[in-house]
Molecule: FMN riboswitch aptamer (RFN element)
């Protein structure tokens, strides 16, 4: 210096008001965007998460898996601008992307240290 393989550390945001006995769940108005790619992306392409199903008790396979369009600039942009729009797991509870809970949990993945091998 490269690769692989272990070590440490981090890795999700976000509410008012009105009604109501009871709502951050209805109405109204607001507000939030995991990771890598790529011309800056919640909405494109991959991936996680959640969920589901099966084996299983290290977790592993395998299914599932929301939503954007018009204009303008440029060599390039559904990512920048400038306009309208839409999307959000599961279980509780007056019907929840926003509260409470599995979660002190798991993790794409970022960084750091330098320990083996090649």
């Nucleotide at each position: 210096c490269a690769u692989c393989a272990g070590c440490u550390u981090c890795a999700g945001g976000g509410u008012a008001u009105g009604u109501g006995a009871g709502a951050u769940u209805c109405a109204u108005a607001a507000c939030c965007g995991g990771u890598g790619g790529u011309a800056u992306a919640g909405u494109c392409c991959a991936c996680g998460a959640a969920c589901u199903g099966c084996a299983a008790a290290g977790u592993g396979c395998a299914g599932c898996c929301g939503a954007u369009c018009c204009g303008g600039u440029g060599a390039a942009a559904u990512u920048c601008c400038g306009g309208a729009a839409c999307c959000g797991a599961c279980g509780g509870u007056a019907a929840a992307g926003u509260c409470c809970g599995g979660a002190u949990g798991g993790g794409a993945g970022a960084a750091g240290a330098u320990u083996g091998a090649u």